[in-house]
RNA sequence: GACCUCAUAGUUUAAUGGAAAAACAACUCCCUCCUAAGGAGUAGAUACAGGUUCGAUCCCUGUUGAGGUCACCA
Numbered sequence: 001g002a003c004c005u006c007a008u009a010g011u012u013u014a015a016u017g018g019a020a021a022a023a024c025a026a027c028u029c030c031c032u033c034c035u036a037a038g039g040a041g042u043a044g045a046u047a048c049a050g051g052u053u054c055g056a057u058c059c060c061u062g063u064u065g066a067g068g069u070c071a072c073c074a
Base pairs, nucleotide, nucleotide: 001070002069003068004067005066006065007064010024011023012022013021018054026042027041028040029039030038047063048062049061050060051059
């Protein structure tokens, strides 16, 4: 330098065009003498900027970051 893959909640993973789900974690309540466990509930995210589309996590372009393959270089 070229190419490929990836980026979603605090963490690990879903969602392949009709508007984002779950588990654990956090918080509140119940239960309990207290804690743990258990039960109910609440909040929380699409890396960034554009484009296509009636509609984008999803398709296209660029940027940033992570990983990988190849090339160049004495």
Molecule: transfer RNA
Organism: Candidatus Altimarinota bacterium